Formats: sequence, C1' cells, structure tokens
RNA sequence: CGCCGUUCUCAGGGCGGGGUGUAAUUCCCCACCGGCGGUAUGGAGGUUGGUCUCCGAGCCCGCGAGCGCCUUCUGGUCUGCCAGAAGGGUCAGCAGAUCCGGUGAGAGGCCGGAGCCGACGGUAUAGUCCGGAUGGAAGAGAGCAAGC
Repeated sequence: CGCCGUUCUCAGGGCGGGGUGUAAUUCCCCACCGGCGGUAUGGAGGUUGGUCUCCGAGCCCGCGAGCGCCUUCUGGUCUGCCAGAAGGGUCAGCAGAUCCGGUGAGAGGCCGGAGCCGACGGUAUAGUCCGGAUGGAAGAGAGCAAGC
C1' cells in the first nucleotide's frame, strides 16, 4: 500500500405562543426539525504552478430504519382465511417532496423569493408526544491477523 477476513467504538433533530373544545404538543393560526453515501457553477486553506485538502442538497442519483410483501413454524378456522413467532432484504407497493427570478457557457446544487415532504401502533386526526427501541441500520472511524 491494496485485497480478503475479523473485532471493537460511534451512528436523528424538532411544539414555544395563541384559538376552538369536556378532551388536541394530534384540528386551526403563527413556530420548529432535516439520517447515510454520491454529485458540485459555492466557501475556506495549501502550492511558483499543474493542482491538492477540508466543508458544502430534506425535495438531483442512490441507500437505511418502519409497514406492506415473501418464506418457515405454531395455533385457530366457516378451508376463504385469520392470529402469533422466527427469518429474508428478492420486490419497491405504502412512499416522500421544487418551482420562479437572478448570475453564468452551463444551475438539480450558488444568490434571492415562494412552495412542498416526512413509516407503523396508541390517543380528539401527530414529521415534533408515548410505544416497539437498553432494538435494528445506511454508513463512519479505529484495531488485529495473514499476504504483497
């Protein structure tokens, strides 16, 4: 230094004020929040220079958790299916969301403005409360062993 293996650590933020109401952090008005990798017409720094390093997107490309789905087992059953447990991460269904103006050779990313989106279960209808979760995980970092 690169490949394979392995161990450990880390890995999500946010309801403040008012209104209605028996009851709402759930409705209405005003607020608040933005996981991981990539991309880079932005920013900072280094170099004589080529150029290098670091940071830079919720809504551009992809990924993750959850539900669905699928598989197995168990129980029930009116034989249609239903419930529970364990597993898979194939499918991408729920499932996401961006435009306008400016600059410029070029904007999806910059500047300005206006918008929009956010699993499941619980509960007066929840991105922000409670719960599964002292869980899992995209990934980030550090170490170990053998090899070159």

Source information: This is a predicted structure of a 148-nucleotide RNA (FMN riboswitch aptamer (RFN element)) from Rhizobium calliandrae. The organism belongs to Martinezella, within Bacteria. It was read from a public genome assembly, where an Rfam model found it.